This is a predicted structure of a 75-nucleotide RNA (c-di-GMP-I riboswitch aptamer) from Planctomonas deserti. Model confidence (mean pLDDT): 91 of 100. The organism belongs to Planctomonas, within Bacteria.
RNA sequence: CACCGACAAAGGCAAACCCGGCGCGAGCCGGGGACGCAAAGCCACGGGACCCUCAGGGUCAGCCGGGCCACCGAA
Numbered sequence: 001c002a003c004c005g006a007c008a009a010a011g012g013c014a015a016a017c018c019c020g021g022c023g024c025g026a027g028c029c030g031g032g033g034a035c036g037c038a039a040a041g042c043c044a045c046g047g048g049a050c051c052c053u054c055a056g057g058g059u060c061a062g063c064c065g066g067g068c069c070a071c072c073g074a075a
Base pairs, nucleotide, nucleotide: 004073005072012037013036017032018031019030020029021028022027035062041068042067043066045065046064047063048060049059050058051057052056
């Protein structure tokens, strides 16, 4: 450094749902809350699902694949 992921250590994120707000909507933001997550950090490149003012435009990365960055160090 890479692979890998422990009854290790320090931490981190935050589903459903509720409240407030934004959006036609999928959904997003803030607060609460934890189902879970070793990338549940970031990217819409491919597949997929979803939405719309629908030949076009958008949403979801905590659906799958891929790319980039990254804490720790047992077997």

The sequence was found by an Rfam model in a public genome assembly.
Its Rfam family is "c-di-GMP-I riboswitch aptamer". About the family: GEMM was predicted in a large-scale screen for bacterial structured RNA regulatory elements.